């Protein structure tokens, strides 16, 4: 210095929160303080289809409850 593995910790999965199981990414660089910090870059992710326009599904990645919204019956 690369590059695999494996703990550990973070982060994501087209509208909200939680359990739980799946997946995917990531931990670089510069300044500064006794410490606490500041910037600046990258990844995963930011629905489907089209040239464009039209059009289509969903509060889950899946599953369970819970809110919040639509529909249709009862009381």
């Nucleotide at each position: 210095c690369u590059u695999g593995c494996g703990a550990u910790c973070g982060g994501g999965a087209a509208u909200g929160g939680a359990g739980u199981c799946u997946c995917c990414c990531g931990a670089g660089g510069c300044c500064g303080u006794c410490a606490u910090g500041g910037c600046c870059u990258g990844a995963a992710c930011c629905g489907c289809c089209u040239a464009g326009a039209a059009g289509c599904u969903g509060a889950u990645g899946g599953c369970u409850c819970c809110u919040g919204c639509c529909u249709u019956g009862u009381g």

Background:
Predicted 3D model of a 75-nucleotide RNA (Fluoride riboswitch aptamer (crcB RNA motif)) from Kaistia adipata DSM 17808. Model confidence (mean pLDDT): 76 of 100. Its Rfam family is "Fluoride riboswitch aptamer (crcB RNA motif)". The family has 289 seed sequences and 2,293 matches in Rfam 15.1. Its family is annotated with response to fluoride and positive regulation of gene expression in the Gene Ontology. The organism belongs to Kaistia adipata, within Bacteria.